[in-house]
Molecule: SAM riboswitch aptamer (S box leader)
Organism: uncultured Eubacterium sp.
């Protein structure tokens, strides 16, 4: 700088009081132990690695490169309540759709 965020997937130890990103308002999780952190387990399929390909574009053109597409596999990440827990900011009568901030990845 781009692309993606309504889909999926949880027990176990341990820790001991707030947490769900900040802020406001709600709403929800939590001493029947949440949140964090470790282990094991899944989930996905962004990058990878193979395979097959219609096509584009290049080249030293019966071929190869390289993008792209489809399938797979899970190495490098990430994810495992609740739409990114919902409102806030524009539009809009509502649905909704857009930003804005944010998370992830290349």
């Nucleotide at each position: 700088u781009u692309a993606u965020c309504a889909a999926g997937a949880g027990c176990a130890g341990u820790c001991g009081a707030g947490u769900g990103a900040a802020c406001a308002g709600g709403c929800a999780c939590a001493g029947u132990g949440a949140c964090g952190c470790u282990g094991c387990a899944g989930c996905a399929a962004c990058c990878u690695g193979c395979a097959a390909u219609u096509u584009g574009a290049g080249u030293u053109u019966u071929a190869c490169u390289u993008a792209g597409u489809u399938g797979u596999a899970a190495g490098g990440u990430g994810c495992u309540a609740a739409u990114a827990c919902c409102u806030g900011c524009g539009g809009g009568a509502a649905a909704c759709c857009g930003a804005a901030u944010g998370a992830u990845g290349a």